[in-house]
RNA sequence: AUAAAAGAUAGAGGUGCAUGAAUCAUCAGUAUUUAAUGAUAAUGGUUGGUGACAGUUAUUAAAGAAAGGGAAACAUGCCGAAGGAAAUAGAAACACCAAUUUCUAUUUACCUGGGAGAUAAUAAAAGAUAUUAUUUCUUGUCACAUAUGUGGAGAGCUAUCAUGAAG
Numbered sequence: 001a002u003a004a005a006a007g008a009u010a011g012a013g014g015u016g017c018a019u020g021a022a023u024c025a026u027c028a029g030u031a032u033u034u035a036a037u038g039a040u041a042a043u044g045g046u047u048g049g050u051g052a053c054a055g056u057u058a059u060u061a062a063a064g065a066a067a068g069g070g071a072a073a074c075a076u077g078c079c080g081a082a083g084g085a086a087a088u089a090g091a092a093a094c095a096c097c098a099a100u101u102u103c104u105a106u107u108u109a110c111c112u113g114g115g116a117g118a119u120a121a122u123a124a125a126a127g128a129u130a131u132u133a134u135u136u137c138u139u140g141u142c143a144c145a146u147a148u149g150u151g152g153a154g155a156g157c158u159a160u161c162a163u164g165a166a167g
């Protein structure tokens, strides 16, 4: 001096990611309330059992929402940003037991480099949107070939600093 493994700091990808309050459209003339008429009681509220409570449902008329999800801009935080799957704990659905569904938090180096389109499934009011799978296009990065191709993955890549196995 080279240099494996491992560390710290700072960056890059672009229709980049997430969160927030307000506005707007949709949700929807839906849910719900009132009135009239009818049906129903081995009935009703996620399922079963027990209990308490009292309804449940159809038509007509009048009145008539909200949440979740979405759009463009703004603000904030960022580049495993973030999303998914599984597990654990808690909360809600009249009460309790068991289950189911939904929401929240944490964990697991389990999966995905980023973006867009198409098809299918799930969610949802939805031809909006999201997630997953398959597939196409595009883009950044590194490696190997060579002037354009192939392949890999973010525990990556670039820059700087520090350390320095074997030889």
Base pairs, nucleotide, nucleotide: 002167007161008160009159010158011157014079016078017077018076019075020074023071024070032063033062034061035060036059037058038057039056040055043054044053046099047098048097049096050095051094082112083111084110085108086107087106088105089104090103091102092101093100113139114138115137116136117135118134119133120132121131122130123129141152142151143150144149145148

This is a predicted structure of a 167-nucleotide RNA (Lysine riboswitch aptamer) from Erysipelatoclostridium sp. AM42-17. The model forms 88% of the base pairs in the Rfam consensus. The RNAcentral record of the sequence draws on Rfam. Rfam family: Lysine riboswitch aptamer. Rfam links the family to the GO term lysine biosynthetic process. Rfam describes the family as follows. Riboswitches are metabolite binding domains within certain messenger RNAs that serve as precision sensors for their corresponding targets.